Transfer RNA from a Candidatus Uhrbacteria bacterium, 72 nucleotides, folded computationally.
It was read from a public genome assembly.
It matches the Rfam family "tRNA".
[in-house]
RNA sequence: GCGCGCUUAGCUCAGUGGUAGAGCACUACUAUGACACAGUAGGGGUCGGAGGUUCAAUCCCUCCAGCGCGCA
Numbered sequence: 001g002c003g004c005g006c007u008u009a010g011c012u013c014a015g016u017g018g019u020a021g022a023g024c025a026c027u028a029c030u031a032u033g034a035c036a037c038a039g040u041a042g043g044g045g046u047c048g049g050a051g052g053u054u055c056a057a058u059c060c061c062u063c064c065a066g067c068g069c070g071c072a
Base pairs, nucleotide, nucleotide: 001071002070003069004068005067006066007065010024011023012022013021018055026042027041028040029039030038048064049063050062051061052060
């Protein structure tokens, strides 16, 4: 330099056009003499950035940035 993939909650990841989810973690409560386990409830997201397409974009298109893999 060229090609491919990834970027979504603190972490690991779903979601592939129609109001954004799970597990773990965090907070409160229940339970226990207490702790752990468990259960219930809750908080936490400008979906990497900018434009475009569309009635509507996390999802489709373009550019940029970061990370990874391959080729040279």